[in-house]
Context: one part of a larger RNA
């Protein structure tokens, strides 16, 4: 841009692509077979393993935005408390995300038509013959079925609900996002919880810093399951989403 206004939802499936695996036990059954050693075919069950799709409650891993411990050294005048610096100084834990080795699933089952093949009925050819008419079994293979995309499928599909002339409604802007290289999509824009901030809580950390005590001192214990807390759940208009331009036209030839 198209589909002869615009919008929001919710379909159809022309067409296209993903998949299709293996093994191992248990039972049937020590059964059929077989002189024996040996050992099924059909059928039911119950695992695994490779792949492959999603997640992240659980085991982990990352977490240089979180909280601790700790070594030098420099600095806030000294003490205590703290920064800075040194591979985040190094080390111990660790939300969120995001991840595999974690966790769920999945190839299940059926149908159509067929190949090799096996078969009925049957003549040419008084016989025989699956084939010449006609019929019937039958493969991991093929159309189907299964999941995914999907109406630019220009034959431009349906259906349902609104909305109407600088309107309907779309863009530009802006707050953002679990959505993303850029666009793009989603959500919000005061009639608002969209980000931030703040207040609460989960989750980490591990018991703060003053002060008190006890000991000469390191220190310990009380205060104190404390102080701190990032991405996470709520709440809440404190800040910013201001204002405003533009395109769109005459109920759809």
């Nucleotide at each position: 841009c198209g589909c002869a206004g615009g919008a929001g939802a919710c379909u159809u499936g022309a067409g296209g692509g993903g998949u299709u695996c293996a093994u191992u036990c248990c039972u049937u059954a020590g059964u059929a077979c077989g002189a024996g050693a040996g050992g099924a075919c059909c059928g039911g069950g119950a695992a695994u393993g490779a792949c492959g799709c999603a997640c992240c409650g659980c085991u982990g891993g990352u977490g240089u935005u979180c909280g601790g411990g700790u070594u030098g050294u420099c600095c806030c005048g000294u003490c205590a408390g703290g920064g800075g610096c040194a591979g985040c100084g190094c080390c111990c834990g660790u939300u969120a995300g995001c991840u595999a080795u974690g966790u769920g699933c999945g190839g299940a089952a059926a149908g159509g038509a067929u190949a090799a093949g096996c078969g009925c009925u049957g003549a040419a050819a008084g016989c025989a013959u699956c084939u010449a008419a006609g019929c019937g079994c039958c493969a991991a293979g093929c159309c189907u079925a299964u999941c995914c995309c999907a109406a630019g499928a220009u034959a431009c599909g349906g259906u349902c609900u609104c909305c109407c002339u600088g309107a309907a409604g779309g863009c530009u802007c802006g707050a953002g996002g679990c959505a993303g290289a850029c666009u793009a999509c989603c959500u919000c824009g005061u009639u608002g919880a969209u980000a931030g901030g703040u207040c609460g809580g989960a989750g980490g950390u591990g018991u703060a810093a003053g002060c008190g005590c006890a000991g000469c001192a390191a220190u310990g214990c009380g205060u104190u399951c404390a102080g701190c807390u990032c991405a996470c759940c709520g709440a809440u208009a404190c800040u910013a989403a201001u204002u405003a331009g533009c395109c769109g036209u005459u109920c759809g030839g």
RNAcentral holds the full RNA, with entries from ENA. This is a predicted structure of a 253-nucleotide part of an RNA (large-subunit ribosomal RNA, domain VI) from a Pseudomonadota bacterium. Model confidence (mean pLDDT): 88 of 100. The source organism's lineage runs through Bacteria, Pseudomonadati and Pseudomonadota.